Predicted 3D model of a 94-nucleotide RNA (Glycine riboswitch aptamer) from Sutcliffiella cohnii. Rfam family: Glycine riboswitch aptamer. Rfam describes the family as follows. This family represents the bacterial glycine riboswitch. Rfam links the family to the GO term glycine biosynthetic process. Its mean pLDDT, the model's own confidence on a scale to 100, is 78. Of the family's consensus pairs, 91% are formed in the model. RNAcentral holds the sequence, with entries from Rfam.
RNA sequence: AUGAUGGCAAGGGGAGAGACUGUCAGUUUAACAGCACCGAAGGAGCAAGCAAAUUAUUUGUGAAUCUCUCAGGUAAAAAGACUCUUGCUGGACG
Numbered sequence: 001a002u003g004a005u006g007g008c009a010a011g012g013g014g015a016g017a018g019a020c021u022g023u024c025a026g027u028u029u030a031a032c033a034g035c036a037c038c039g040a041a042g043g044a045g046c047a048a049g050c051a052a053a054u055u056a057u058u059u060g061u062g063a064a065u066c067u068c069u070c071a072g073g074u075a076a077a078a079a080g081a082c083u084c085u086u087g088c089u090g091g092a093c094g
Stems, first nucleotide, its partner, number of pairs: 006089008018035001020034004036074003042070001043068003049061005
């Protein structure tokens, strides 16, 4: 001096599924109860492989956009995995 993977922050993009029924209540929102649904906050589960023990098996570890839907969500708003840009950090490589 170049400045990778990564981390943090800001901004942008960002799907799916009932504006369901009932109660409070006189309108709307929210809350509660009931049924139906969604998966891309979070959470949980697992394959191959690897390791250990031991003598044909056992145990541990082990990912996700997969699976489950606990939570969350099903008009708008909010949220939203992931992704882009910028800045900061960092220092692989040379």